This is a predicted structure of a 72-nucleotide RNA (transfer RNA) from a Cerataphis brasiliensis yeast-like symbiont. It is recorded under the gene name tRNA-Thr-CGT-2-1. Its Rfam family is "tRNA". Rfam links the family to the GO term triplet codon-amino acid adaptor activity. RNAcentral holds the sequence, with entries from GtRNAdb.

[in-house]
Parts: sequence; C1' cells; structure tokens
RNA sequence: GCCCCUAUAGCACAGUGGUAGUGCGCUUGUCUCGUAAACAAGAGGUCCGCUGUUCGAUCCAGUGUGGGGGCA
Repeated sequence: GCCCCUAUAGCACAGUGGUAGUGCGCUUGUCUCGUAAACAAGAGGUCCGCUGUUCGAUCCAGUGUGGGGGCA
C1' cells in the first nucleotide's frame, strides 16, 4: 500500500427492512437466625460516526474511525 472480517446493555454474544433480545453481572423483593444458593420482579442500549436508498434502516449501499486477519 491492497484485500477480507468485525463494531448491538457493564462483559460475552444473538437478531431481523416495521424503533431490539439471551446468558453472566447489577438493583429490589421472597426465603433464612444471618450469608450464599434458589425463585420472582426491575433498571440499564441515540444498535460506532456521517451521507444515501426506502413509506420506514440496528439490518441495504458509500465513506470515515476503532479492532482483528491475509498478501506484498
């Protein structure tokens, strides 16, 4: 320098053109003499930025940035 993959909750990851979920973690409650475990409920995300396509974009296209990989 060129090419490919990737970016979604605190962490690890799903997801699909119709405003998003799981596990762990966190908070509260129940239980216990107390803690843990278990069970129940809840909080938490402008879905990396910009532009475009579309009635509508987390999803499609272009570009930038960060991360990973390949070739030279």